Two RNAs folded together computationally: RNase P RNA and transfer RNA, 452 nucleotides in total. Its mean pLDDT, the model's own confidence on a scale to 100, is 79. Rfam match: Bacterial RNase P class A. Its family is annotated with tRNA processing, dimeric ribonuclease P complex and ribonuclease P activity in the Gene Ontology.
RNA sequence: GCGGAGGGAGAUGGGGUCGCGGGCCGGCCGCAGGGGCGGCGCGGUUCGAGGAAAGUCCGGGCUCCGCAGGGCACGGUGCCGGGUAACGCCCGGGCGUCGCGAGACGACGGAAAGUGUCACAGAGAACAGACCGCCGAUGGCGGCUCCGGCCGCACAGGCAAGGGUGAAACGGUGGGGUAAGAGCCCACCGCGCGCGCCGGCGACGGCCGCGGCACGACAAACCCCACCGGGAGCAAGGCCGAGCAGGAGCGAGCGGCGGCCCGCCGCGCACGAGCUCCGGGUAGGCUGCACCAGGCGUCGGGUAACCGGCGUCGCAGAGAGAUGACCCCGCGGGCCUUCGGGCCCGUCACAGAACCCGGCUUACCUCCCUCCGCGCCG
RNA sequence: GCGCCCGUAGCUCAGUUGGAUAGAGCGCGUGCCUCCGGAGCACGAGGUCGCAGGUUCGAAUCCUGCCGGGCGCA
Numbered sequence: 001g002c003g004g005a006g007g008g009a010g011a012u013g014g015g016g017u018c019g020c021g022g023g024c025c026g027g028c029c030g031c032a033g034g035g036g037c038g039g040c041g042c043g044g045u046u047c048g049a050g051g052a053a054a055g056u057c058c059g060g061g062c063u064c065c066g067c068a069g070g071g072c073a074c075g076g077u078g079c080c081g082g083g084u085a086a087c088g089c090c091c092g093g094g095c096g097u098c099g100c101g102a103g104a105c106g107a108c109g110g111a112a113a114g115u116g117u118c119a120c121a122g123a124g125a126a127c128a129g130a131c132c133g134c135c136g137a138u139g140g141c142g143g144c145u146c147c148g149g150c151c152g153c154a155c156a157g158g159c160a161a162g163g164g165u166g167a168a169a170c171g172g173u174g175g176g177g178u179a180a181g182a183g184c185c186c187a188c189c190g191c192g193c194g195c196g197c198c199g200g201c202g203a204c205g206g207c208c209g210c211g212g213c214a215c216g217a218c219a220a221a222c223c224c225c226a227c228c229g230g231g232a233g234c235a236a237g238g239c240c241g242a243g244c245a246g247g248a249g250c251g252a253g254c255g256g257c258g259g260c261c262c263g264c265c266g267c268g269c270a271c272g273a274g275c276u277c278c279g280g281g282u283a284g285g286c287u288g289c290a291c292c293a294g295g296c297g298u299c300g301g302g303u304a305a306c307c308g309g310c311g312u313c314g315c316a317g318a319g320a321g322a323u324g325a326c327c328c329c330g331c332g333g334g335c336c337u338u339c340g341g342g343c344c345c346g347u348c349a350c351a352g353a354a355c356c357c358g359g360c361u362u363a364c365c366u367c368c369c370u371c372c373g374c375g376c377c378g
Numbered sequence: 379g380c381g382c383c384c385g386u387a388g389c390u391c392a393g394u395u396g397g398a399u400a401g402a403g404c405g406c407g408u409g410c411c412u413c414c415g416g417a418g419c420a421c422g423a424g425g426u427c428g429c430a431g432g433u434u435c436g437a438a439u440c441c442u443g444c445c446g447g448g449c450g451c452a
Base pairs, nucleotide, nucleotide: 001374002373003372004371005370006369007368008367009366013329014328015327016326017325018324020048021047022046023045024044025043026042027040028039029038030037031036050350054361055360057359058358059357060356061355062233063232064231065230074229075228076227077226078225079093080092081091082090083089094108095106096105097104098103109224110223114222115221116218117217118216131163132162133159134158135157138156139155140153141152142151143150144149171189172188173187174186175185176184190213191211192210193209194208196207197206198205199204237287238286239285240284246278247277248276249275250274253267254266255265256264257263294313295312296311297310298309299308300307301306330347331346332345333344334343335342336341379451380450381449382448383447384446385445388404389403390402391401397435406422407421408420409419410418428444429443430442431441432440
């Protein structure tokens, strides 16, 4: 200098004013009248958004409903081991690919169970095939001959090395061999097999032996195998409960005009006013609901994810939904300067809880820290 | 909170059991026709298939994650 991996902060510090929501204490008001209940633009005090609160993509807690057991269907996951409440997450390892490297990435079970697809091009695309090409040993035809044979043609036929097509052409390199060739033969590499031996919990790795090689690709095509999955969601659910309607009983009166009487008015008089009780339960209220797989520190175990012990802290809870505005000092930047200072701007991005947690993914101004690789210079 | 669908040319839509030039109608442009315009005829332009990544020889189509829009239920 270039690069790789991981972590942290995220309104930047201090002070102040006003405002908003919750808790607690007090005050005031109302209703009660064994001491509570409700309300308040009242006072004090304390707490008050995030690393993603987001997307709602996975997993769980909690709650209600369902459920003898097993299977089918459907959906999901898919190398091995571990972590965890659980996961499609995390950690470690194996294998493959990429990178000089630090490292990164991988839907990474099965294609010798079956079905299907492989366009165009090409001779041939799945128990394949011969266009150009090579050969023509053997047979054929023609010529020559010293009668041993030789030469030519490319008709039969042989070959699959080279060319060509394609994403892919039925192992690769080298040698032998041959008429030309070919695992036809050999060496090495690759591939397959052995329930071989050794190491490993295992994925897998190493070694040995055997087989000339049979077995193309696709399962984010159907499918097969293994494992997992009951459904719904805090508008879950629980408690209380006006009014209206209903049921049962009593029942001839009940209510208003400020207290009483008269009077007047309204409702009703058995098709039932009014009163009492009952169940379900609407509006509404309370709850679920803020202390939990919790944060921080420390010690121990473990390579790690993580687990355990001890100590310590209390950290939002609305219900149309609370966090905002401003001032001073500081800080950063710009301009001017008579060098004393003055003026202006900024103090931010992404974004905001709504039953709660563990993940993943996505968005994001800027700053800081740790470890590592390669190259160059001293 | 739960569930579902859609996104292809300026507009409205095909194409979605993967196969090579992604089409149609309207609109737009040029030419012909006409005195001129319209209609008509001929030709043409115009596409990140919402975005990114992956599977595959090959992706508008299959898979995953995002973005935008719409609908339903409690």